The part of an RNA shown here (large-subunit ribosomal RNA, domain VI) has 268 nucleotides and comes from Verrucomicrobia subdivision 3 bacterium UBA7542. The sequence was found in a public genome assembly.

Context: one part of a larger RNA
RNA sequence: CGCAGGAGACUUGAGGGGUUCCAACCUUAGUACGAGAGGACCGGGUUGGACGCACUUCUGGUGUGGCAAUUGUCGCGUCAGCGGCAUCGUUGCGUAGCCAUGUGCGGAAGAGAUAAGCGCUGAAAGCAUCUAAGUGCCAAGCUCAUCCCAAGAUAAUGUCUCCCGGGGCGCAAGCCCCCUAAAGACCACGGGCAGACCACCCGUUUGAUAGGCCAGAGGUGUAAGCGUUGUAAGACGUUUAGCCGACUGGUACUAAUCGGUCGUGCGG
Repeated sequence: CGCAGGAGACUUGAGGGGUUCCAACCUUAGUACGAGAGGACCGGGUUGGACGCACUUCUGGUGUGGCAAUUGUCGCGUCAGCGGCAUCGUUGCGUAGCCAUGUGCGGAAGAGAUAAGCGCUGAAAGCAUCUAAGUGCCAAGCUCAUCCCAAGAUAAUGUCUCCCGGGGCGCAAGCCCCCUAAAGACCACGGGCAGACCACCCGUUUGAUAGGCCAGAGGUGUAAGCGUUGUAAGACGUUUAGCCGACUGGUACUAAUCGGUCGUGCGG
């Protein structure tokens, strides 16, 4: 820009894309077959591998603004207690998130038309012949089915809902004047498990969107100070403390302010 008014939702599916795997074991059955050795088709069940999609309850990894321990050095006048730097200084753990080695699920089943192939009936050609008329079976392949995208599918789908004036001229499209600026969208702003940007999604005081605060979960692992004890390093008590990023809930304390722009007026 188009989809013969504008808009918001929900849809149909032309068409396109993805998937399509393999093995072992049990059973049928030591059966059919075979002198024996050996050893099935078909069918039923179980498990596993690789691959794919999703997820993070469990297990595990990471977790550079969580907690603790600790070395050297510098600083806060000294002690104590802290802070900076040294690969996050090093080390031990670790929430959320993101992940796999973890968890769940998938290839199933089925239909149609066929290939090679196997047939039935059957002439031409008194026989024979799957084929000439007619008719059946049959593949991981084809068309469906299954999962995803999808109306720029310009043949531009469908359904529901919402919105919009008076006068003059004109057959109408439309033009002029006055009035008006709808539904809705965008900008802006607070944000997101959405994201390179854009887009997408949520919120904007009629508000829990983010921060703060409160409570909880969870993580570290028992703070500082003081007391007791020991010559001291230290130990014990107060104390399952103290501290705490992302998680959950609550709470307008702070910030989503004030606002702007587009879009018209019933439509060949």